[in-house]
Context: one part of a larger RNA
RNA sequence: GGCGUAUGGGGAAUGCCUUGGCUCUCAAAGACGAUGAAGGACGUGAUAAGCUGCGAAAAGCUGCGGGGAUUGGCACAUACAAGUUGAUCCGCAGAUAUCCGAAUGGGGCAACCCGGCAUAUUGAAGAUAUGUCACCUCGUAAGAGGAGUAAACCCGGAGAACUGAAACAUCUAAGUACCCGGAGGAGAAGAAAACAAAAGUGAUUCCGUUAGUAGUGGCGAGCGAACGCGGAUUAGCCCAAACCAGUAAUGUUACGGCAUUGCUGGGGUUGUAGGACCACGACAUUUGAGCUGUAAUGAAUUAGAAUUAGUUGGAAAGCUAAACCAGGAGAGGGUGAUAGUCCCGUAUAAGUAAAGAACAGUAAGAUAGUGGUAUCCUGAGUAGCGCGGGACACGAGUAAUCCUGUGUGAAUCAGUCGGGACCAUCCGAUAAGGCUAAAUACUCUUGAGAGACCGAUAGUGAACUAGUACCGUGAGGGAAAGGUGAAAAGAACCCUGAAUAAGGGAGUGAAAUAGAUCCUGAAACCAUACGCUU
Repeated sequence: GGCGUAUGGGGAAUGCCUUGGCUCUCAAAGACGAUGAAGGACGUGAUAAGCUGCGAAAAGCUGCGGGGAUUGGCACAUACAAGUUGAUCCGCAGAUAUCCGAAUGGGGCAACCCGGCAUAUUGAAGAUAUGUCACCUCGUAAGAGGAGUAAACCCGGAGAACUGAAACAUCUAAGUACCCGGAGGAGAAGAAAACAAAAGUGAUUCCGUUAGUAGUGGCGAGCGAACGCGGAUUAGCCCAAACCAGUAAUGUUACGGCAUUGCUGGGGUUGUAGGACCACGACAUUUGAGCUGUAAUGAAUUAGAAUUAGUUGGAAAGCUAAACCAGGAGAGGGUGAUAGUCCCGUAUAAGUAAAGAACAGUAAGAUAGUGGUAUCCUGAGUAGCGCGGGACACGAGUAAUCCUGUGUGAAUCAGUCGGGACCAUCCGAUAAGGCUAAAUACUCUUGAGAGACCGAUAGUGAACUAGUACCGUGAGGGAAAGGUGAAAAGAACCCUGAAUAAGGGAGUGAAAUAGAUCCUGAAACCAUACGCUU
């Protein structure tokens, strides 16, 4: 020096655990904000750095309800207090709520500076206190509304590239990402100028299928329907106009009026055309805001069955023996090991303020028919067309349909549009105004639950003072870090030592090689002892 064995150091793997996560299900809620939000700054405790709570009334104040013995948060300790005259705590409703922030009296390098007006301080003021003073929209005014924030979902505007095509330009990615505007608990769409095909359907939305079909496509890569069928859910309506009446202005007048335009009220709302108008008939049917009553439900909360002995052990819930509850409780968690009967609970039952589904009553209001057809009405810079684009599964193509930048420009029910160029026949519908629940999408958030999900290098970045420490001028980036024990019983006292370090005794404990760098404690690496060996 090597190898082996043993004992330690070192180290943190592994095992076990779970306060935290992840993914869902069912409900709830789907907003907050000028009555000042979201988010912050600074304060606030007997001692107080951090987190939490709160706001100069500051870990809190008031009322009501619950509850019944401790309490002064995490968080120990000491001191000092509070509480059966009911505290702490829980629920509901209020009060207070500095400064910044949409920030709004003006300014500003956010949390700061400086004002006007009114009132008060019995006068004055380079003072203090309280209130008030931004802008936009509507409105004569009084006044009302708006703004800003927020996870996804939704609608609209604007809109890439990487990539794929094995290069690349049409194409693709993709109307995706990003940006902007807007709304709601959903949004959007929506009651046929729709589909279909010789038969019919009957608003919209969503799901399954049709179908990777028909198509489209440097016919490449790719893109990709619809009809029909089966389901979810179902709901239909209101204006404009004709006509009538009123009213104002204007024009005109033979001063009686008449006409035009605007406004208001009635009327009316559709394709088997309907309505006005004329004639007849009726007051039905259906629906119904709001209000009143009853009331399921509903905050904190309350009741809630049944086990003992022996034994091993530090400890019984284990084992042994004998019992009991439960056919509405053997869900789960805790307790010194594994507990239906020890504790919290569980099934079940009860209570309950605000609120209140549903039901009943009342009720403003809304809602219909038949016949006739001479005349009138039925959405115009619209439909269509030319040019240029876009959307449709459809890339200009045979390219219908929809939208429109530009130009042009109809018809008026004997009308008009569509049925994939176009024409005829036939069929379907009635554009150029508007509203509309449900079935559908999502989850920042709340409650209840689930998991062939993770178990501290995993699972959220974050189980712990985590978006913290730290890094960066900044946008931004972004950690590590859990476990004594059943209980602190957290080691009195003595000794060594310079020692408040560290250790050795003693003591606690089942265990201290569980001693706070604390469960288990692998390997690397280090050391000591012994053996073998060069």
Annotation: This is a predicted structure of a 534-nucleotide part of an RNA (large-subunit ribosomal RNA, domain I) from Lacinutrix neustonica. It matches the Rfam family "Bacterial large subunit ribosomal RNA".